[in-house]
Molecule: c-di-GMP-I riboswitch aptamer
Organism: Geomesophilobacter sediminis
RNA sequence: UCGGUCAAAUAGCAAACCCGGGGUAACCCGGGGACGCAAAGCCACGGGUCCUCGUCGUGAGGACAGCCGGGUUGCCAAA
Numbered sequence: 001u002c003g004g005u006c007a008a009a010u011a012g013c014a015a016a017c018c019c020g021g022g023g024u025a026a027c028c029c030g031g032g033g034a035c036g037c038a039a040a041g042c043c044a045c046g047g048g049u050c051c052u053c054g055u056c057g058u059g060a061g062g063a064c065a066g067c068c069g070g071g072u073u074g075c076c077a078a079a
Stems, first nucleotide, its partner, number of pairs: 004076001012037002017032006035066001041072003045069003048064006
C1' cells in the first nucleotide's frame, strides 16, 4: 500500500414506537428510544417506491441516501 466473505478497539449513526413542532401529503426537525448499520456520512445522476396537483399528453412539482446502482469524502483493520 492492498485488503471487510477475519477479529477487535475507540468513537459514530439510529428503525419501530412515544412526546412536541412543521408540511395538504409522502415525509421532515427536536427530545426520548434501539431494530439494525463499515459508509445507516454527503450528492436525487440512473432505476425504483411513495405523496400532491393535473388530467388521459402519462405531464408537473415534491419525498425517501435505512430500496438498488453510480459519484464523492472518511475511522479502524488480520491473513